[in-house]
């Protein structure tokens, strides 16, 4: 200098003035003053909870769904961190739906000889035999067709063909034998919390692949949801009716003084509603996720739905994606622009 990898920042702002809107607080409650006023994803409604109701969410069963290496974090999760195995990359790093194929079922098209609980022979290689051609130093050799036998090393097909490379051996070949690698089993005064790694010994070798196919195994899950639910106010009843509370059963409770269901009428106010598993700073522990301690801060609560406009100064990373509705922790998706830090590779110079 170029090309890559990981990560951080941040979002047309900040300050001042004027006018306008919403909420809190204060006042002399007309009105004025003061404080605050959308996002990194507010989107998706995907996962987990807090909270609320269902009497106890009680006992049991079924269905359904989710997760799937190890150890940790967390309120919890299908999330996050670190590590292990596997795959990709020269590397920095990235991805991983990572239990079971000897419980069973299904699938592996086409091509190919053949897609398997020990099979199979298209081209080929070797041996023997019949017939035949040719060469010859007449001992024998070479070839062609057909038949019998052996073979799976070479070639072809394919995503995948009974492990790979090399040597020996064989009529020709084959783990047939040997060495190394791979695979299976096993052991340790080995390392590690563990998944696993390393080393040694034995065995020619042990079962084709596929479970984000059905399935099996292990673990987990009560239902409904702020349109939950609570308080107050208002009002008009009618029909059916013995069961209702639940996916089902048992228990228990309520119900003919009518639960429950359907049709119709009335109310639309207030609460829930924003102090939180909250945020910031420092420090301690931990590789980290995160946790402890101390101090500080209070940051929208609308309800057909508020946060806008103008001017000035400074700055500027964008006419991007895009606007709360009970709250929080995550994941996924959309987007565009400037800058910073660290790491890897190549080349050049000193």
């Nucleotide at each position: 200098u170029u090309c890559g990898g990981u990560u951080c920042u941040g979002g047309a702002u900040a300050c001042g003035a004027u006018c306008g809107c919403u909420a809190g607080c204060g006042u002399u409650u007309u009105a004025c003053g003061u404080u605050a006023g959308a996002g990194g994803a507010a989107a998706g409604u995907c996962c987990g909870g807090g909270c609320a109701u269902c009497a106890c969410a009680g006992g049991g069963u079924a269905a359904g769904a989710a997760u799937g290496g190890u150890c940790g974090a967390u309120a919890a999760c299908g999330u996050c961190g670190a590590c292990c195995g596997g795959a990709g990359g020269c590397a920095a790093c990235u991805c991983u739906a990572g239990g079971g194929a000897a419980a069973g079922u299904g699938c592996c098209a086409c091509a190919g000889a053949a897609a398997g609980g020990u099979a199979a022979a298209c081209c080929g290689c070797c041996u023997c035999g019949u017939u035949u051609u040719u060469c010859u130093u007449a001992g024998g050799g070479a070839g062609a067709c057909c038949g019998a036998g052996g073979u799976a090393a070479g070639g072809g097909u394919g995503a995948a063909a009974a492990g790979g490379u090399a040597a020996g051996g064989u009529a020709a070949g084959a783990g047939c034998u040997u060495a190394c690698c791979g695979g299976g089993a096993u052991a340790u005064u080995g390392g590690g919390u563990g998944a696993c790694c390393a080393u040694g010994u034995c065995c020619g070798c042990u079962u084709g692949g596929u479970a984000a196919a059905c399935c099996c195994c292990a673990u987990u899950c009560g239902a409904u949801g702020c349109a939950a639910g609570g308080u107050g106010a208002a009002c008009a009843g009618g029909a059916a009716g013995a069961g209702a509370g639940u996916a089902c059963c048992c228990g228990c409770u309520c119900g003919u003084u009518g639960a429950u269901u359907c049709c119709g009428g009335g109310u639309a106010a207030c609460c829930g509603c924003u102090u939180g598993a909250a945020c910031c700073u420092a420090u301690c522990g931990g590789c980290a996720a995160c946790g402890g301690u101390a101090g500080g801060u209070c940051u929208a609560g609308a309800u057909g739905a508020a946060u806008g406009a103008u001017c000035g100064u400074a700055g500027a990373a964008a006419a991007a994606c895009a606007g709360g509705a009970c709250c929080c922790g995550g994941c996924u998706u959309a987007c565009g622009a400037g800058g910073g830090a660290c790491c890897g590779a190549a080349u050049c110079u000193u």

Model confidence (mean pLDDT): 76 of 100. Predicted 3D model of a 350-nucleotide RNA (Bacterial RNase P class A) from a Myxococcales bacterium. It was read from a public genome assembly, where an Rfam model found it.